Predicted 3D model of a 1391-nucleotide RNA (small-subunit ribosomal RNA) from an uncultured bacterium. Its mean pLDDT, the model's own confidence on a scale to 100, is 83.
[in-house]
RNA sequence: GAGUUUGAUCCUGGCUCAGAAUCAACGCGUGGCGGCGUGCCUAAUACAUGCAGGUCGAACGCGAAAGUGGAGCAAUCCAUGAGUAGAGUGGCAAACGGGUGAGUAACGCGUGGGUGACCUGCCUUCGAGCGGGGGAUAACGUCCCGAAAGGGACGCUGAAUACCGCAUAACAUGCCGCCUUUUAACAGGUGGACAUCAAGAGCUGGGGAUCGCAAGAUCUAGCACUUGAAGAGGGGCCCGCGUCUGAUUAGCUAGUUGGUGGGGUAAUGGCUCACCAAGGCAACGAUCAGUAUCCGGCCUGAGAGGGCGGACGGACACACUGGGACUGAGACACGGCCCAGACUCCUACGGGAGGCAGCAGUGGGGAAUUGUUCGCAAUGGGCGCAAGCCUGACGACGCAACGCCGCGUGGAGGAUGAAGACCUUCGGGUCGUAAACUCCUUUCGAUCGAGACGAAUGGCCUCCGGGUGAACAAUCCGGAGGAGUGACGGUACCGAGAGAAGAAGCCCCGGCUAACUCCGUGCCAGCAGCCGCGGUAAUACGGGGGGGGCAAGCGUUGUUCGGAAUUACUGGGCGUAAAGAGUUGCGUAGGUGGCAGAGUAAGCGGACAGUGAAAGCGUGUGGCUCAACUAUACAUACAUUGUCUGAACUGCUCAGCUAGAGAGUGAGAGAGGUAGUUGGAAUUCCCAGUGUAGGAGUGAAAUCCGUAGAUAUUGGGAGGAACACCGAUGGCGUAGGCAGACUACUGGCUCAUUUCUGACACUAAGGCACGAAAGCGUGGGGAGCGAACGGGAUUAGAUACCCCGGUAGUCCACGCCGUAAACUAUGGAUGCUAGCUGUUAUUCGUAUCGACCCGAGUAGUAGCGAAGCUAACGCGUUAAGCAUCCCGCCUGUGGAGUACGGUCGCAAGACUAAAACAUAAAGGAAUUGACGGGGACCCGCACAAGCGGUGGAGCGUGUUGUUUAAUUCGAUGGUAAGCGAAGAACCUUACCAGGGCUUGACAUCCUGCUAAUUUCUCCGAAAGGAGAGAGUGCCUUCGGGCCGCAGUGACAGGUGUUGCAUGGCCGUCGUCAGCUCGUGUCGUGAGAUGUUUGGUUAAGUCCAUCAACGAGCGCAACCCUUGUGAUUAGUUGAAUUUUUCUAAUCAGACUGCCCCGGCAACGGGGAGGAAGGAGGGGAUGAUGUCAGGUCAGUAUUACCCUUACGCCCUGGGCUACAAACACGCUACAAUGGCCGGUACAAAGGGCAGCCAAGUCGCAAGACGGAGCAAAUCCCAUCAAAGCCGGUCUCAGUUCGGAUUGCAGGCUGAAACCCGCCUGCAUGAAGCUGGAAUCGCUAGUAACGGUAGGUCAGCACACUACCGUGAAUACGUUCCCGGGUCUUGUACACAC
Repeated sequence: GAGUUUGAUCCUGGCUCAGAAUCAACGCGUGGCGGCGUGCCUAAUACAUGCAGGUCGAACGCGAAAGUGGAGCAAUCCAUGAGUAGAGUGGCAAACGGGUGAGUAACGCGUGGGUGACCUGCCUUCGAGCGGGGGAUAACGUCCCGAAAGGGACGCUGAAUACCGCAUAACAUGCCGCCUUUUAACAGGUGGACAUCAAGAGCUGGGGAUCGCAAGAUCUAGCACUUGAAGAGGGGCCCGCGUCUGAUUAGCUAGUUGGUGGGGUAAUGGCUCACCAAGGCAACGAUCAGUAUCCGGCCUGAGAGGGCGGACGGACACACUGGGACUGAGACACGGCCCAGACUCCUACGGGAGGCAGCAGUGGGGAAUUGUUCGCAAUGGGCGCAAGCCUGACGACGCAACGCCGCGUGGAGGAUGAAGACCUUCGGGUCGUAAACUCCUUUCGAUCGAGACGAAUGGCCUCCGGGUGAACAAUCCGGAGGAGUGACGGUACCGAGAGAAGAAGCCCCGGCUAACUCCGUGCCAGCAGCCGCGGUAAUACGGGGGGGGCAAGCGUUGUUCGGAAUUACUGGGCGUAAAGAGUUGCGUAGGUGGCAGAGUAAGCGGACAGUGAAAGCGUGUGGCUCAACUAUACAUACAUUGUCUGAACUGCUCAGCUAGAGAGUGAGAGAGGUAGUUGGAAUUCCCAGUGUAGGAGUGAAAUCCGUAGAUAUUGGGAGGAACACCGAUGGCGUAGGCAGACUACUGGCUCAUUUCUGACACUAAGGCACGAAAGCGUGGGGAGCGAACGGGAUUAGAUACCCCGGUAGUCCACGCCGUAAACUAUGGAUGCUAGCUGUUAUUCGUAUCGACCCGAGUAGUAGCGAAGCUAACGCGUUAAGCAUCCCGCCUGUGGAGUACGGUCGCAAGACUAAAACAUAAAGGAAUUGACGGGGACCCGCACAAGCGGUGGAGCGUGUUGUUUAAUUCGAUGGUAAGCGAAGAACCUUACCAGGGCUUGACAUCCUGCUAAUUUCUCCGAAAGGAGAGAGUGCCUUCGGGCCGCAGUGACAGGUGUUGCAUGGCCGUCGUCAGCUCGUGUCGUGAGAUGUUUGGUUAAGUCCAUCAACGAGCGCAACCCUUGUGAUUAGUUGAAUUUUUCUAAUCAGACUGCCCCGGCAACGGGGAGGAAGGAGGGGAUGAUGUCAGGUCAGUAUUACCCUUACGCCCUGGGCUACAAACACGCUACAAUGGCCGGUACAAAGGGCAGCCAAGUCGCAAGACGGAGCAAAUCCCAUCAAAGCCGGUCUCAGUUCGGAUUGCAGGCUGAAACCCGCCUGCAUGAAGCUGGAAUCGCUAGUAACGGUAGGUCAGCACACUACCGUGAAUACGUUCCCGGGUCUUGUACACAC
């Protein structure tokens, strides 16, 4: 920096990611080379085998053998090997080097000091010395014991640089005195007597003279040795400071703390011991528990920090586990000793041996960590005079992509953009100059050849110079030259030839995060770091293509830091997000502290000096071809000590001041506290009177009380609790809290004065005290109220809400408890920073007769607000502003304020207070919606007021369900159900059974043939099949085309799936009045404003106002129709001018006029008018909602079928029938049925049509043929209800017509499944319909008929038309739906 809480927003807050790192591990059908590094993090587990510590003959005494040569017949002997090998005595080393990190929270480590409290082999410098004696013992020899390891006895040694005395004794130590230093002394210097203390008479080399038989003496040089002084380096001990977590570890300690005196040590010291004293440590964290080697440094980070301590370097500790000492300069000793233990091995069972946390290596453990290699050539170490020997230190090589660094896997050209793959809108695009092909190069690798640096010192040889020396010996030092020495290694490096030849993978591609498509799969398989993908179109799974990243590696996992300001020192917070403890009331430690002066110098500043190892980091310059790596030089940083110095600030000391704080004096207000006394009203109860049937209670009731006299009312009495009015954003108190009145005692506060003290102050961990209600203990009290409990209701239930009762308790005294939304959800103190208003207390001024008013101040308490703050809400001199000081508290949510432990409590419980595990959020404030059995206002046949229906019956139609071979499919609350379908006998038709076809019933292209077309016969249910004929066309640019048949493959075809992939269209909210935008303004933002508010309207219609001003889609208007009139025209109309009718154009209505109200918009009333305030009706449907409906009307993505899910045909089905629902028709009758007569429409339709007159038939209808493409003819007498007359007389009827039988008619190839109509006969249910529910506000409802579309035929449906023609609306409380504003919300797939 990003992702993730939300519809969106801001904030808080956690989780996650991108980075760097790693002693790593795992995955990949990964892997070319080189350099430099690194490599048991686990079992400080157990170890086979080999090696890792020896060396010195110039300390000492012994002392082989093989082999070779010779002699001998041979046994054997001699010489050589050789004083060699070898062991032993002795010296030095073995305390270094190498390994590991178990223990250790410690003077262990780091850093800086001290040692006047100490040691120091080898090394360096300086001084002195090295005289003279002695006695043993290994080895060896002989013998013995034992399995072995090993041991014993006796004997040899003229052994020694082994051991022991003696001499010398400067020095040293002890003792005594003086001086100096010091805080002090066991320090330093100096003087004295006494006592004590040395040494290998060694080894090696050389030598002229001298001595000696010789060995040798002697001299000299070197190496040793003794003693003393000093140095260097190394160590011991002590001290200041620093060094993890836990208080759910708070007290620990008897050698403990100190002293005196012994002992011990190199040395101080309770280190140890005896005695004496009673101390010592601890909240600045003792003790206890857990964890851990520490550091230089390493990783990360801007830094401050955080994490780590593997490699390299320093220190410490350890060496099978525990303990102990010996030797030694040095050890309490990794490859030494002793004891104990565990384990392993050997054994003759008696007894012995061992210690890889050295280098390799093995087993085991584990996710996991290498060779039983080469060499001492270099560097370093031990021994030695040296040569040299030893050295798993070290130098090298090997294994491992474990890490870092470098190189390569080719370069240039090359477009028919090849083939192939993938995608495609089918045109093409991408892989892609990529490949092929042409030209070129050859690093690395492989082969061949040549071939290093690291090597120089020491030693040896030659020469020269110098020191020592008597010396030209010898020896030492320096120089020159020479020979010789390499594990790595025939390696690095160099060269040659050949040839692009031998060398690329891993991860990812939804967002974060660079990189997209196809197929498969279908909440499956799977992915996933977080958010999350997958339920048939997955850029998220798996595969392909393509792309991105890194690259000999790439990913994953683990761990650390970062991001995380998410423990905040740098650098956070606490009103509501987590967080102010109930009061801080008193107060301890601690922290902090007013004004001015002097001193001091601890903090603070400066200068100088020391330390701060090397490596590392940084910079410069070099070396490996570069880099990694490495050499060299330098700087910085950090920390700390000492000396000198400064004095502003802090601290400390001294002496002051008065503004803080406290005291005094004078006033004042108050439900402040404790104890006592007392008062009236009310409730209840008791007694008595009056009085009679109810009372009480509720939404309604009931339980309950009452005829044994209640309730009501009057009088009297008892008892307990609480104190109306005043009373108040009033008062008091630290908080909890405090209210009738009076009395006593008592705390605090305010004002005035400026008299006193002189910083006495603030805060406050622990501590003490107080602390509502409930609860607990003991004893009282008990009127009312009232947990628990009983009863009555309510309810599906009702362990509740409501009602009737009622115990603890509430009250008092004493003692506990110690908690509350103990809240201002706001710790205390001090200072500063605009105001306005109210109120309480008080003082002053003014005014007044005065106590009112007015003004000013102080202290409280409220409301609103500048600046500022805040995420916002809000806070705002009573801060949540600006600052200082002190305390408390917070660190995602849940688990959980829980468990365990502890403390307190009689108990209830309180305080303190986790973890496992789960989870990606939890949360705050505000916004827009939606919702509310929230509020306000308004509207609608929404209710109400009415009229008529549905729901009951029969039938029709549709749907569900069931059935069926099939009963094709869709529509399903409103918004499906007389819906798609404006009309299923075949067709339609999509369904089922059977029979058939396969480039197909239909379209385009190609090839070949051929006119097309048509007649007849046979088979078949038909489709179709077979055969026999007839027929030779039309156009032409002569290529061919039209039509047909056959073939071929591209393709056709699909009412197959997905309406949740879609277009288009439609339904619904809703003809509801809403929905938005630009600019501006406000807000961190989502958003708000505008569109709110006051009026008005059918209306976001208009007006007024307003941080808004305008605009758009909707509303309205424009359109059609109807109602009135005018003009014009006249096919038709029965003759006609008026009139009527038809149809075209106009007029008319606009609150225009009058009155009233109103700012206006507008409203109320009136006139005129056919019509009046939108005249009636229609068309017209905003942004959007319902993933609403339709892939079966058409179109269409994707998928599926292709001799079938396509196409043709016959028959069947869609018409089934237990049941349920929806919409209708006909009725149940007298406002009626039937019969007769009689009157009045509108709007339509008609040529494959409407069909007249006339005739026949009871009728349906038939025959007939006139007229009409229609204002002319026909349907069509054009109606029916209506009116007039008759009959029926309340009944299952002269109501009602279902059902059924028979006989007919019509359409049509065809009425069986399955049409309509007519006649005769039959005559079912039904007597007005439960709960519930629908439509309608006027030419409306209701009632009556007519026509049309569909259609061969079939309507109770639908769409139109006219006729007759009502009732009611007080009103908006309620039901339903809608609109606006407001409010709450833990809802947003939105109740």